[in-house]
RNA sequence: AACAAUCGGCCGGGGUGUCCCCAUCGUACGGGGGCUGAGAGCACACCCGCCGAACCUGAUCCGGGUUAUGCCGGCGCAGGGAGCCGAUCCGUUCGCCGC
Numbered sequence: 001a002a003c004a005a006u007c008g009g010c011c012g013g014g015g016u017g018u019c020c021c022c023a024u025c026g027u028a029c030g031g032g033g034g035c036u037g038a039g040a041g042c043a044c045a046c047c048c049g050c051c052g053a054a055c056c057u058g059a060u061c062c063g064g065g066u067u068a069u070g071c072c073g074g075c076g077c078a079g080g081g082a083g084c085c086g087a088u089c090c091g092u093u094c095g096c097c098g099c
Base pairs, nucleotide, nucleotide: 001093002092003091005088006087007086008085009084010083011049012048013047014046016043017035018034019033020032021031022030055080056079057078061074062073063072064071
């Protein structure tokens, strides 16, 4: 000096499905319940920010399974995708000087 780790500050990115019931002429919105999950629309939330599978595209995809659903696996050493500053420094590496 750089990186890592930790802490702090501010900023940013993202998803919100599926089944049943009620209401309704019907649909949607709304309310209640079940499944998976960190989170199933405003959660005073949750997750993620390049060490990037948070999340999107592929996808009205493929195989399995389920009441049903990205529910599980593949796809995926595929393509995209949102971060800076300060402090600490117990870690790692490199450079310079001295012995």
Predicted 3D model of a 99-nucleotide RNA (TPP riboswitch aptamer (THI element)) from Actinophytocola sp.
The sequence was found by an Rfam model in a public genome assembly.
Taxonomically the source falls in Actinophytocola (Bacteria, Actinomycetes, Pseudonocardiales, Pseudonocardiaceae).